Predicted 3D model of a 350-nucleotide part of an RNA (small-subunit ribosomal RNA, central domain) from an uncultured bacterium. The full RNA is in RNAcentral, with records from ENA and Greengenes.
Context: one part of a larger RNA
RNA sequence: UUGGGCGUAAAGAGUCCGUAGGUGGAACUUCAAGUCUAUUGUUAAAGAGCAAAGCUUAACUUUGUAAAGGCAGUGGAAACUGAAGAACUAGAGAGGGGCAGGGGCAAAGGGAAUUCCUGGUGUAGCGGUGAAAUGCGUAGAGAUCAGGAAGAACACCGGUGGCGAAAGCGCUUUGCUGGGCCCAUUCUGACACUGAGGGACGAAAGCUAGGGGAGCGAAUGGGAUUAGAUACCCCAGUAGUCCUAGCCGUAAACGAUGGAUACUAGGUGUGGCCUGUAUCGACCCGGGCCGUGCCGUAGCUAACGCGUUAAGUAUCCCGCCUGGGGAGUACGCACGCAAGUGUGAAACUC
Numbered sequence: 001u002u003g004g005g006c007g008u009a010a011a012g013a014g015u016c017c018g019u020a021g022g023u024g025g026a027a028c029u030u031c032a033a034g035u036c037u038a039u040u041g042u043u044a045a046a047g048a049g050c051a052a053a054g055c056u057u058a059a060c061u062u063u064g065u066a067a068a069g070g071c072a073g074u075g076g077a078a079a080c081u082g083a084a085g086a087a088c089u090a091g092a093g094a095g096g097g098g099c100a101g102g103g104g105c106a107a108a109g110g111g112a113a114u115u116c117c118u119g120g121u122g123u124a125g126c127g128g129u130g131a132a133a134u135g136c137g138u139a140g141a142g143a144u145c146a147g148g149a150a151g152a153a154c155a156c157c158g159g160u161g162g163c164g165a166a167a168g169c170g171c172u173u174u175g176c177u178g179g180g181c182c183c184a185u186u187c188u189g190a191c192a193c194u195g196a197g198g199g200a201c202g203a204a205a206g207c208u209a210g211g212g213g214a215g216c217g218a219a220u221g222g223g224a225u226u227a228g229a230u231a232c233c234c235c236a237g238u239a240g241u242c243c244u245a246g247c248c249g250u251a252a253a254c255g256a257u258g259g260a261u262a263c264u265a266g267g268u269g270u271g272g273c274c275u276g277u278a279u280c281g282a283c284c285c286g287g288g289c290c291g292u293g294c295c296g297u298a299g300c301u302a303a304c305g306c307g308u309u310a311a312g313u314a315u316c317c318c319g320c321c322u323g324g325g326g327a328g329u330a331c332g333c334a335c336g337c338a339a340g341u342g343u344g345a346a347a348c349u350c
Base pairs, nucleotide, nucleotide: 004321005320006319007304008303012318014201015200016199017198021194022193023192025088028085029084030083031082033081034080035077036076037075038074039073040072041071042070043069049065050064051063052062053061054060091191092188093187094186096183097182098181099180103177104176105175106174107173108172109171110154114150115149116148117147118146119145120144121143125136126135162169163168206247207246208245209244210243211242215241216240220236221235222234223233258317259316260315261314262313263312266295267294268293269292270291271290272289273288274287275286276285299306300305323350324349325348332343333342334341335340
């Protein structure tokens, strides 16, 4: 490179935006770059192919000759791709009306619980475990009542329910702000899809500086268990967990399933909007669009299973894979305060 693949065997980048590039809706006119066609030139000889001839045949040698393809020139065709022009609305976007929502940021407020402090009542235990002990307590604990302080998280509602590109998001109110859906169809007129490089966001842990520190709790100390116990269990407890500003850039970042578009039986839940039967409203029932679950036909699949939310049928674009180990290691480079991350081999071995 060809071919084959990527849910679980190796393989979908954590997610999105977007440059170059690739690809691109329906119809008209022109051009003729691609494309198709005719012809001319060239593609040395030898060899190979075909037809003959010469050595007694063959090998061998000689003679004649065709075609395909390539390149270039010239003439032509105009369906498709392309280019130019004019024009369309089914893709896309903008505008109008309505709706739902833990989407984001900021500010203010709230109650339950926990711990601590103060005071009252009150007396000998509390706590913990499989059983204990360490621990707390006559300097009055635990229990109970009242008051106060602090930090963190927001019970019920709560749901294979909602929102977000993903990470993720849950007390209430307010302000600012992003996206989505539905309805009508007003406007622009292909403005689209994907996206190498690039950029932005990105759980937890970790790092830097400054705060904060109730509970929990790596490390650590003690008590148990045990042959031992650097563990599991218990009592304490520092970083951390929280906030602000910055860094890190990784996860089983998972649907282990890249994005977009179109098509291909149904059944049954659920969320949002719209709508109909006879009506103003509500409920029920039916219908439409969008989302989210389960089951299942055809088809696919090695099987498991997937199955209009495809792993079915097709097209476009990107990423990635090529036996196990060595190894996500070494070296180099880039980034980072560091931790490390990204890129990423080979020898050797089976």